[in-house]
Predicted 3D model of a 139-nucleotide RNA (SAM riboswitch aptamer (S box leader)) from Chthoniobacter flavus. Rfam family: SAM riboswitch aptamer (S box leader). Its family is annotated with regulation of gene expression in the Gene Ontology.
């Protein structure tokens, strides 16, 4: 690299170096010499692991006439605090918006006959996607 899951409108920086980009692609629109990328160094958020308590389920052993009990492992659910000096992650702006499809709404509009129908781009609001992040697993 790639495959699965879960999640992502919510939180939190300051200083030292450095010195021009930078927000994932693209498009808009932000952020940047009142100092970006990066790197340090310290400090914070959060609760994905791990961890702590509970249920309940498998699977393996002991034991036993057979159970009951009993140990150990594995994943599932429900709650927990943030110290464990644990692992990772994060700390502009909803993943900054949109991106590709469906659905409803407004007004405007071309066609057609001032009808019925058909189309068109524009706002505006909802669904789903896909793409990215991050965690866990696989591999």
């Nucleotide at each position: 690299a790639u495959c699965u899951u879960a999640u992502c409108g919510a939180g939190a920086g300051u200083g030292g170096c450095a010195g021009a980009g930078g927000g994932a692609c693209u498009g808009g629109c932000c952020c940047g010499a009142u100092g970006a990328a990066g790197c340090c160094a310290c400090g914070g958020c959060a609760a994905c692991c791990g961890c702590c308590g509970g249920a309940g389920g498998g699977g393996a052993g002991a034991g036993u006439g057979a159970a009951u009990u009993u140990u150990c492992c594995c994943g599932u659910c429900c709650g927990g605090g943030a110290c464990c000096a644990g692992g990772u992650g994060c700390c502009a702006a909803a993943u900054c918006c949109a991106g590709c499809u469906c659905c409803g709404g407004a007004a405007u509009u071309g066609c057609g006959a001032u009808a019925a129908g058909c189309g068109a781009a524009u706002c505006c609001g909802g669904g789903g996607a896909a793409a990215g992040a991050u965690g866990a697993g696989a591999g």
The prediction has a mean pLDDT of 81.
It was read from a public genome assembly, where an Rfam model found it.